[in-house]
Context: one part of a larger RNA
RNA sequence: GACAAACGCUGGCGGCGUGCUUAACACAUGCAAGUCGAACGGUCUUUCUUCGGAAAGAUAGUGGCGGACGGGUGAGUAACACGUAGUUGACCUGCCCCCUUGUGGGGAAUAACUCCUCGAAAGAGGAGCUAAUACCGCAUAAGUUCUUCUGUAUAGGCAGAAGAGGAAAGCCUUAGGGCGCGAGGGGAGGGGACUGCGGCGGAUUAGCUAGAUGGUGGGGUAAAGGCCUACCAUGGCGACGAUCCGUAGCUGGUCUGAGAGGACGACCAGCCACACUGGGACUGAGACACGGCCCAGACUCCUACGGGAGGCAGCAGUGAGGAAUAUUCCACAAUGGGCGAAAGCCUGAUGGAGCGACGCCGCGUGAAGGAAUAAGCCCUUUGGGGUGUAAACUUCUUUUUUGGGGGAUGAAACGGCAGGGUAACUUGCCUAAGACAGUACCCCAAGAAUAAGCAUCGGCUAACUACGUGCCAGCAGCCGCGGUAAUACGUAGGAUGCAAGCGUUGUCC
Numbered sequence: 001g002a003c004a005a006a007c008g009c010u011g012g013c014g015g016c017g018u019g020c021u022u023a024a025c026a027c028a029u030g031c032a033a034g035u036c037g038a039a040c041g042g043u044c045u046u047u048c049u050u051c052g053g054a055a056a057g058a059u060a061g062u063g064g065c066g067g068a069c070g071g072g073u074g075a076g077u078a079a080c081a082c083g084u085a086g087u088u089g090a091c092c093u094g095c096c097c098c099c100u101u102g103u104g105g106g107g108a109a110u111a112a113c114u115c116c117u118c119g120a121a122a123g124a125g126g127a128g129c130u131a132a133u134a135c136c137g138c139a140u141a142a143g144u145u146c147u148u149c150u151g152u153a154u155a156g157g158c159a160g161a162a163g164a165g166g167a168a169a170g171c172c173u174u175a176g177g178g179c180g181c182g183a184g185g186g187g188a189g190g191g192g193a194c195u196g197c198g199g200c201g202g203a204u205u206a207g208c209u210a211g212a213u214g215g216u217g218g219g220g221u222a223a224a225g226g227c228c229u230a231c232c233a234u235g236g237c238g239a240c241g242a243u244c245c246g247u248a249g250c251u252g253g254u255c256u257g258a259g260a261g262g263a264c265g266a267c268c269a270g271c272c273a274c275a276c277u278g279g280g281a282c283u284g285a286g287a288c289a290c291g292g293c294c295c296a297g298a299c300u301c302c303u304a305c306g307g308g309a310g311g312c313a314g315c316a317g318u319g320a321g322g323a324a325u326a327u328u329c330c331a332c333a334a335u336g337g338g339c340g341a342a343a344g345c346c347u348g349a350u351g352g353a354g355c356g357a358c359g360c361c362g363c364g365u366g367a368a369g370g371a372a373u374a375a376g377c378c379c380u381u382u383g384g385g386g387u388g389u390a391a392a393c394u395u396c397u398u399u400u401u402u403g404g405g406g407g408a409u410g411a412a413a414c415g416g417c418a419g420g421g422u423a424a425c426u427u428g429c430c431u432a433a434g435a436c437a438g439u440a441c442c443c444c445a446a447g448a449a450u451a452a453g454c455a456u457c458g459g460c461u462a463a464c465u466a467c468g469u470g471c472c473a474g475c476a477g478c479c480g481c482g483g484u485a486a487u488a489c490g491u492a493g494g495a496u497g498c499a500a501g502c503g504u505u506g507u508c509c
Base pairs, nucleotide, nucleotide: 001508002507003506005505006504007503008502009501012363013362014361015360016359017358018356019355020321025319026318027317029316030315031314034065035064036063039062040061042059043058044057045056046055047054048053072274073273074272082198083197084196085195086194087193088192091191092190093189096187097186098185099184100183101182102181103180104138106136107135113128114127115126116125117124118123145164146163147162148161149160150159151158152157170179171178172177200246201245202244207237208236209235212234213233214232215231216230217229218228219227249271250270251269252268253264254263255262256261276297277296278295279294280293299310300309301308302307327353329352330351331350335349336347337346338345339344366396367395368394369393376387377386378385379384401446402445403444404443405442406441410436415430416429417428418427419426420425453498454497455496456495457494458479459478460477464493465492466491467490468489474481475480
């Protein structure tokens, strides 16, 4: 000098930040991921009815998209995990953008629903009925995939030929169209894999290794590869530190320092890993999936004892641990995200408010005048000196405070109408909409009114006397003080330093 700090004393206000560093300990309760009726069949409610039905709204279920993002944590990891520079002729990519082309004709089911049965429950089974953008054939196939071949190029690239396999879904409409669906090419953004180099302590760890190192065949993957497997060979790594042990998420950066360097990796941002512990796959463009599934384990809960349910390292909150760390708050108004044609719905992301002097910054606790200087207190050589222009007193101001009044920016859009444009988009006008918040801010009024402490005073080190105590009580960062005049202990007066803080402790430079 710095701090994610804590403790002691003290404490007026505001802005901006920041707040479980310990038990990746256990968790009551609520919320944190839904949405679409313009994919589908039902059901219910309301209104109208020519009694046939129609319209509007709601929605359990089928189906689609999203739940792989966003949010948390740092346990593990010394590793291609991270950083940086590259490679991918060895790869993938939903939604989005551009281009080409297609969207023909059929079928069989099933949930919902009804009935029955079992179960305490969680839930499960059977029979019957039904729809779709759910499921399955057929047709078509430029290109794509596979096989064979050719050219070019050299790791599986590009171009071409033959054969084989292989697609689709409709909905809305103002009837113009719009949104979709299938196949293919390109892009953007995102990801997978591989490589060089770089960043830690121990040699009181010196040898390590059997899928181990390489080859061939096969399998597997989006994809190279001992990634896996059968066979064959016997390799591979290591004092340039292998192996083992310990510690640790990595980085941009942060702190310090003139720098070199040293230490650290809270908040914010990028990457990684994890989601009660261990293992596994399913679905999917993407997961081996925090608020999905299955198995095992520990723990907790329910139970009719047969069997079931759960996972806060999401936001709050509780217990425990600890020196120590906050509200079971408001709102989707803004930004962003998911779904939807849209209206809109959801969003503990986010925007805000609350609590804590935890940090930084700013402001205030009054200003000017006022005695050779009141009282009190302290010291004294008893003359006086100090507190001290300090107070009183006079004049003034009102930042703050209190009361009253006014009162924002953050709101742009989406959408609707009109115009331009092939489209993406864009221009003009209109409507609605603010959690924070009647807040910030401004004005008026009142009144010095509401607001100062803490540490130190032997030297280092700025600041000294008196009394008490008497190696006691105590102080102390180091040197050291205290045993009867202690500037070093305690108190008082005074002084010094900082100041809404001041000291102490801890850690780093």

Predicted 3D model of a 509-nucleotide part of an RNA (small-subunit ribosomal RNA, 5' domain) from an uncultured bacterium. The coordinates come from a structure-prediction model, not an experiment, and the mean pLDDT is 86. Its Rfam family is "Bacterial small subunit ribosomal RNA". The RNAcentral record of the full RNA draws on ENA and SILVA.